Source information
This is a predicted structure of a 90-nucleotide RNA (c-di-GMP-I riboswitch aptamer) from Geosporobacter subterraneus DSM 17957.

């Protein structure tokens, strides 16, 4: 010191769901909660996957509409990957 997460301590974080706000939405923040989490810390400009479709495009339509496609918007609690770390083992 790589590693490892079996056990104690002390602590951390917060899924659904509710209420508020924002956002086209996906989805985000904050209060409450607590399904789990040893990195559920951070990185979406590291790869894959997954979510949404305002905008754009393309099809139909007299119009109003409506129907594929698409990320430049999301998800770090979907996997792999970087990074940085508390206590314990060693």
């Nucleotide at each position: 010191a790589a590693g490892c997460a079996c056990u104690a301590a002390g602590g951390g974080c917060a899924a659904a769901c509710c209420u508020g706000c924002c956002g086209a939405a996906a989805g985000g923040c904050a209060g409450g909660g607590a399904c789990g989490c040893a990195a559920a810390g951070c990185c979406a400009u590291a790869g894959g996957g997954u979510c949404u479709a305002c905008g754009g495009u393309g099809c139909u339509u007299a119009c109003c509409g409506g129907c594929a496609c698409u990320a430049u918007g999301a998800c770090a609690g979907c996997c792999u990957g970087g990074u940085u770390g508390c206590c314990g083992c060693a």

The RNAcentral record of the sequence draws on ENA, Rfam and Ribocentre. The coordinates come from a structure-prediction model, not an experiment, and the mean pLDDT is 84.